[in-house]
RNA sequence: GCGGGUAUUGUAUAGUGGCUAUUACGACAGCCUUCCAAGCUGUAGACAGGGGUUCAAUUCCCCUUACCCGCU
Numbered sequence: 001g002c003g004g005g006u007a008u009u010g011u012a013u014a015g016u017g018g019c020u021a022u023u024a025c026g027a028c029a030g031c032c033u034u035c036c037a038a039g040c041u042g043u044a045g046a047c048a049g050g051g052g053u054u055c056a057a058u059u060c061c062c063c064u065u066a067c068c069c070g071c072u
Base pairs, nucleotide, nucleotide: 001071002070003069004068005067006066007065010025011024012023018055027043028042029041030040031039048064049063050062051061052060
């Protein structure tokens, strides 16, 4: 330099053109308990950045960034 892949709450993940964006752990609050742990309930928190297509984009297209793999 060329080609391919990945990027979603603190972490690990699911998802698909129209959802309130899924689940688990974690955090916080409440219940229970003499207290703690465990358990139950609830709350907050996410689509890498920019542009385009579309009535509507996390999803499709292009560029960029970061990381991984291969070729030279």
Transfer RNA from Candidatus Falkowbacteria bacterium CG11_big_fil_rev_8_21_14_0_20_39_10, 72 nucleotides, folded computationally.
Model confidence (mean pLDDT): 81 of 100.
It matches the Rfam family "tRNA".